[in-house]
RNA sequence: GCGGGAUUAGUUUAGUGGCAGAAUAGUUGCUUCCCAAGCAACAGACACGGAUUCGAUUUCCGUAUCCCGCACCA
Repeated sequence: GCGGGAUUAGUUUAGUGGCAGAAUAGUUGCUUCCCAAGCAACAGACACGGAUUCGAUUUCCGUAUCCCGCACCA
């Protein structure tokens, strides 16, 4: 340099053109003499920019980061 893949909550992940779910972690409450466990509630995310669309996390283009392969140099 070329090709391919990935990027969603602190972490691990699901998902779809029409309000983004879960687990775990966090906070609060209940329970308990206390802790742990358990139960309930709350808050928390689509890497960035642009395009298409009535509407984009989803489609397209570019950028960034990471991974894999190929090539080149040594």
Molecule: transfer RNA
Organism: Candidatus Campbellbacteria bacterium CG22_combo_CG10-13_8_21_14_all_43_18